[in-house]
RNA sequence: AGAGUUUGAUCCUGGCUCAGAGUGAACGCUGGCGGCAUGCUUUACACAUGCAAGUCGAACGGUAACAGGGGCUUCGGCCUGCUGACGAGUGGCGAACGGGUGAGUAAUGCAUCGGAACGUGUCCAGGCGUGGGGGAUAGCCCGGCGAAAGCCGGAUUAAUACCGCAUGCGACCUGAGGGUGAAAGCGGGGGACUGGUAACGGCCUCGCGCGCUUGGGGCGGCCGAUGUCGUAUUAGCUAGUAGGUGAGGUAAAGGCUUACCUAGGCGACGAUCCGUAGCGGGUCUGAGAGGAUGAUCCGCCACACUGGGACUGAGACACGGCCCAGACUCCUACGGGAGGCAGCAGUGGGGAAUCUUGGACAAUGGGGGCAACCCUGAUCCAGCCAUGCCGCGUGGGUGAAGAAGGCCUUCGGGUUGUAAAGCCCUUUCGGCCGGGAAGAAAACGCCACGGAUAAUACCUGUGGUGGAUGACGGUACCGGAAGAAGAAGCACCGGCUAACUACGUGCCAGCAGCCGCGGUAAUACGUAGGGUGCGAGCGUUACUCGGAAUUACUGGGCGUAAAGGGUGCGCAGGCGGAUCCUUAAGCCAGACGUGAAAUCCCCGGGCUUAACCUGGGAAUGGCGUUUGGAACUGGGGAUCUAGAGUGCGGCAGAGGGGGGUGGAAUUCCUGGUGUAGCAGUGAAAUGCGUAGAGAUCAGGAGGAACACCGAUGGCGAAGGCAGCCCCCUGGGCCUGCACUGACGCUCAGGCACGAAAGCGUGGGGAGCGAACAGGAUUAGAUACCCUGGUAGUCCACGCCCUAAACGAUGUCGACUGGUUGUUCGGGGAGUUCAAUCCCUGAGUGACGAAGCCAACGCGAGAAGUCGACCGCCUGGGGAGUACGGCCGCAAGGUUAGAACUCAAAGGAAUUGACGGGGGCCCGCACAAGCGGUGGAUGAUGUGGAUUAAUUCGAUGCAACGCGAAAAACCUUACCUACCCUUGACAUGCCCGGAACUUGCGAGAGAUCGCGAGGUGCCCGAAAGGGAGCCGGGACACAGGUGCUGCAUGGCUGUCGUCAGCUCGUGUCGUGAGAUGUUGGGUUAAGUCCCGCAACGAGCGCAGCCCUUGCCACCAGUUGCUACGGAUAGGGCACUCUGGUGGGACUGCCGGUGACAAACCGGAGGAAGGUGGGGACGACGUCAAGUCCUCAUGGCCCUUAUGGGUAGGGCUUCACACGUCAUACAAUGGCCGGUACAGAGGGUCGCAAACCCGCGAGGGGAGCCAAUCCCACAAAGCCGGUCGUAGUCCGGAUUGUUCUCUGCAACUCGAGAGCAUGAAGUCGGAAUCGCUAGUAAUCGCGGAUCAGCAUGUCGCGGUGAAUACGUUCCCGGGCCUUGUACACACCGCCCGUCACACCAUGGGAGUUGGCUGCACCAGAAGUCGGUAGUCUAACCGCGAGGAAGACGCUGCCCACGGUGUGGUUGAUGACUGGGGUGAAGUCGUAACAAGGUA
Repeated sequence: AGAGUUUGAUCCUGGCUCAGAGUGAACGCUGGCGGCAUGCUUUACACAUGCAAGUCGAACGGUAACAGGGGCUUCGGCCUGCUGACGAGUGGCGAACGGGUGAGUAAUGCAUCGGAACGUGUCCAGGCGUGGGGGAUAGCCCGGCGAAAGCCGGAUUAAUACCGCAUGCGACCUGAGGGUGAAAGCGGGGGACUGGUAACGGCCUCGCGCGCUUGGGGCGGCCGAUGUCGUAUUAGCUAGUAGGUGAGGUAAAGGCUUACCUAGGCGACGAUCCGUAGCGGGUCUGAGAGGAUGAUCCGCCACACUGGGACUGAGACACGGCCCAGACUCCUACGGGAGGCAGCAGUGGGGAAUCUUGGACAAUGGGGGCAACCCUGAUCCAGCCAUGCCGCGUGGGUGAAGAAGGCCUUCGGGUUGUAAAGCCCUUUCGGCCGGGAAGAAAACGCCACGGAUAAUACCUGUGGUGGAUGACGGUACCGGAAGAAGAAGCACCGGCUAACUACGUGCCAGCAGCCGCGGUAAUACGUAGGGUGCGAGCGUUACUCGGAAUUACUGGGCGUAAAGGGUGCGCAGGCGGAUCCUUAAGCCAGACGUGAAAUCCCCGGGCUUAACCUGGGAAUGGCGUUUGGAACUGGGGAUCUAGAGUGCGGCAGAGGGGGGUGGAAUUCCUGGUGUAGCAGUGAAAUGCGUAGAGAUCAGGAGGAACACCGAUGGCGAAGGCAGCCCCCUGGGCCUGCACUGACGCUCAGGCACGAAAGCGUGGGGAGCGAACAGGAUUAGAUACCCUGGUAGUCCACGCCCUAAACGAUGUCGACUGGUUGUUCGGGGAGUUCAAUCCCUGAGUGACGAAGCCAACGCGAGAAGUCGACCGCCUGGGGAGUACGGCCGCAAGGUUAGAACUCAAAGGAAUUGACGGGGGCCCGCACAAGCGGUGGAUGAUGUGGAUUAAUUCGAUGCAACGCGAAAAACCUUACCUACCCUUGACAUGCCCGGAACUUGCGAGAGAUCGCGAGGUGCCCGAAAGGGAGCCGGGACACAGGUGCUGCAUGGCUGUCGUCAGCUCGUGUCGUGAGAUGUUGGGUUAAGUCCCGCAACGAGCGCAGCCCUUGCCACCAGUUGCUACGGAUAGGGCACUCUGGUGGGACUGCCGGUGACAAACCGGAGGAAGGUGGGGACGACGUCAAGUCCUCAUGGCCCUUAUGGGUAGGGCUUCACACGUCAUACAAUGGCCGGUACAGAGGGUCGCAAACCCGCGAGGGGAGCCAAUCCCACAAAGCCGGUCGUAGUCCGGAUUGUUCUCUGCAACUCGAGAGCAUGAAGUCGGAAUCGCUAGUAAUCGCGGAUCAGCAUGUCGCGGUGAAUACGUUCCCGGGCCUUGUACACACCGCCCGUCACACCAUGGGAGUUGGCUGCACCAGAAGUCGGUAGUCUAACCGCGAGGAAGACGCUGCCCACGGUGUGGUUGAUGACUGGGGUGAAGUCGUAACAAGGUA
């Protein structure tokens, strides 16, 4: 620091996702040790049990228990507070701290900084005092009630308990005279003196207390300023409310309370309501700014079952106090009582989840005490948990036969892997044995020296010394012996992201953070091997920050991606020209205070290190006080004129409002002329018209809109504004002069205007025209087209307030090269007037520099460079929707979400493809022609059906007389039956036999059984061995026309013989890409020429090749023959054969063209513009075809999916399609005669002649072929006949007799003769071929083949017609345009309906929470009132009083109740839309001119 993901690719916008760090975590798998830390985030849910606040006998009366002493004793015990001590009680101090929790609280809180009107136990310093009395009461005792808790009565008693009196420095009040108001004692020691019989005092002194008071310290209470979450779909709130005066109240200021007065106060700088939340130091993250958070530790606050209340006290409205109410739990004798773990442990419950009912007060700290000491779940320790952080270990070295095993493999090997084993070492940690700390010195004793004192007691301070005290814990640590011994897992391995193979699975099972994997070869699922990462942990989940500049302060945007408000005016607000003076709020600088500690950071120190702990420093961006400065901003004052405005003078204009008026046109009415149609459309029909339309003429009525001018023009803020004239009126521009003197810019709310449609009332209504009706179109047509036609369109008044209200561009200002048009001014030149030119201002267009932009584009009218202010955006859908509010008569508008869902949605540009877009151009593409197909019969192939099987493949063009250039058996792959199992075939091993020939039997055959003959070649003397073949045996293996052509090679089809497809370098572009290859011509051609930021090149085109056409030369048998009587021979001129050359190149001429390429015409020539034909097929497309030609990966079968045999099937047949054959006849059929080819084939062959047969055929000379044969070519020509007929056409079908091939023609061959003689009389919609030696027509040959040809491949004979032309159909090429397509139009895609699921709105209601108002009621309690009852202290001689208590009562008030509102949640029959969901229905709306833009 970035990465993945929208596309065919690109750039941008933009969201989603990942890598990092973190956590009080949880879950899964795993788990050796130690240190340090953390550990109910959920139910502020309920709690059993124990403990968590007591202490003081030196305050008091005392003595229940324990120990001791004393006394008595019957030896059982009893008595005695006498001592140590001490239960309960009175009293004091503490219990308001410490500990817990975060419910409430958005400010009565917290943080920071200030402030004044306060309190303060204990503590410190100072001053003064501490005198003298009194009455009670608990305990205890007695009695009583009660189950208990507890209570009542009587008697008696103490105090540092309570109450007077005295005094009071000072304190408080004051009318300044005066008045008010205190106290308590206890203990230690003591020499005189003294009281007392004594005990014991007095007295002195010390210590601790007590009272009053001053000050301090620390602590606390109060006030102010600033900061402190979300929502405006909460906009108004408020009656003690805001302030004042009097009074009250408090420790204290204060509406804190009350009476009266005033009518204020708060709020857009967000009051009030609602929701949420303890706040801070800090913590996590981040480069920072910021964001998130508020566990553990520290500070503050709040709370203590819920609500209310006060009491006590220095302090509480009190966690382990009280009273009341409520809920809950427990006890109960049913009468009544008790309780409050958010203290420490612990339990239940909740939950994904959070510990021991431990030890100790040894240390630190707290309470009490003179102290010893006691208490202390604060605390210190231990326990549990990998919860986190940190450290250590699970061994180290050597070790290649690279062991075995595993996995993979191309079978060679690779890998696990120096890994292991083996050998040599070490011993941390753990286990065992032994030693063994620090944390603990105060207190206390003694000594010394001080203080106090009369004092060498006592008490106390300092120093020295002695010795006591350890929960942890026999712990840390140290030593010793043994021994590699006890100690490794988890996740991942498609990309992001480090790490790959095999098998299994087969869109299944599953994975997944995003993109996405899985449909038979999965590096993505599962397992294994291997690898990568981390490591006592590793992954997952959740959450936070980061990345995210994705809320942008730092640091973003708004023409088209989301985003400029429809427009203006304008209050608040924000911002604001020049000069001078002043001020000091902002601002700058210095100083001071504060910013707690801890944390973070730096430097040290301590645990072996680290984590951790600790000392010091720095820092703590802040706030406050103060001093100084005065540039800038702000405030005040003065002045100025450049901004802004005003006046005077001109100018242009569809600017606005009102009134009037004009002509053209449409329609209607009246009348005339006139007759059969008019109107309308793609074509029609509806409609109008003989009752006279339309047409035409004249007159009239009425409404609406204003042709030409007219513009690329003008005006207006926008919407918008158009005949002409008049009236009223707004704004703008220009020139010069004068004036005002910053009066300005922008603008949230607000106000006004605001097209069309729509609404209300009243008019008006010609034309047009939603709705509606009819006619068409159509599969339908609630549309497009047509005929009608109502609202409306028009006017007046009032609403509505939206728009693609667009320049998709807010307003204002400043600055920044140019060119050109136009509108309206001003100045100058010029001119008689003009035209025209130059300068200048305002407006409006085009093009463009710099610059900007993702690109497109913008470019002085900016989207450039800046400033001011406003509005708006933050992924797509849901949705501009719901709810709520406001506005509206309504329609609706405005403001404006969430749940849920997706991994995109988008912008611009690129290359293609496509278009019922455009342009140019080709092709038997159409057209023009000729002949066919589609109808018939037959042949053949296919589909379908059938079948035991009808083997398989090919399926639009580009499957269908195709693979198949020959299915009777074979072929043959299919079916049935019968057989074989190392196999019909290959290699290797062993045994036997040569091979081979042959007989008989069984069987459908394969095969099986029984025999007979027979011995070869090589080496070797022989024995024997070897090669080859046959048979047998065992195992590796063979075999498969089994599957996958979507795993493949090869081959092939097709677009298409179409003219295209690319590359290098350069250039342009951010880039995909473009350029070149486009353009102007031309061509069959990207063929060539010219031009050009391109220059070249490659694959294609063409050519080179074959064939054919002409000529020459060479050669000449079997060919030919001008020679010869001749089959001999001669010759090679000709024909021919087959070899070598020549020839044609737009070369020549003319024209056209651009002086080009080229085209047109011509000459010559056998041939002329690629002469004809063929071979040859660019980059690629169709997952095109073929695993059944062959080859081949993988999978499958292995006594069968292999192999053999026989028979059957591939030949079926209601039907459908393709391709053909033959026909339907006279351009013909039949009969007779007669002429002329080419190219082929032939010894398992072709077969002459002759003979036989009606014929197929039999027969067999010649020929290994220019020799012989197939082999008579046929159409043609000549002659005859038939005469338009189902025929002398046509030949199917059938009968019968034969021929040939073959082992065999039944299923199922071909042919011949005779007989039979079907359909068919030229073929519907539709459709095919062909442009010249072509179509058409005629025959001949070959391959395959025993036989079988209407197929196919070839050959020649005869031999046409037509092409104006490119509008249309099909296919193609180039350029261009649009695109929402890219699987590319057989594309994409919309809405209803149907089904499933999900969230949500409405909903008669139902049920909760919170809350406002009104009323009722009112516990406990403070305060006030009251004299019903009671009462020790004081006063009074007394009666009585004062005072108090109880009771009653008033105010306030918790809980509760009633009524009525507000708000929010849950739920609800039914209902609305929305979202999502491989293959549902209906249509075709959008994307191309998307077929009606």